[in-house]
RNA sequence: GCCCUUAUAGCUUAACGGAUAAAGCAACGGUCUUCGGAACCGUUGAUGGGGGUUCGAUUCCCUCUAAGGGCA
Numbered sequence: 001g002c003c004c005u006u007a008u009a010g011c012u013u014a015a016c017g018g019a020u021a022a023a024g025c026a027a028c029g030g031u032c033u034u035c036g037g038a039a040c041c042g043u044u045g046a047u048g049g050g051g052g053u054u055c056g057a058u059u060c061c062c063u064c065u066a067a068g069g070g071c072a
C1' cells in the first nucleotide's frame, strides 16, 4: 500500500428491513436470613461518529474512527 472481518447495556452474546432492541452475568431495590451468601421477584442501563437508500435501518450503501486478520 491492497483486501477481508468486527464494533449493540459495565461484561458476554441475540435480533428475515417491520410489535416497546431480547437474554445471561454484573449493579441497585425487595422477599427470605441474626448478618452475609444462595434462591426468588423487580428496577436501571445499549445499536462507534457522520451522511445516504427506504413508508420503515441494529440490519443495505458510502465515508471516518477503532480493533483483529490476510497478501505484498
Stems, first nucleotide, its partner, number of pairs: 001071007010025004018055001027043005048064005

This is a predicted structure of a 72-nucleotide RNA (transfer RNA) from a Patescibacteria group bacterium.
Lineage of the source: Bacteria > Bacteria candidate phyla.
It matches the Rfam family "tRNA".
The coordinates come from a structure-prediction model, not an experiment, and the mean pLDDT is 80.
The sequence was found in a public genome assembly.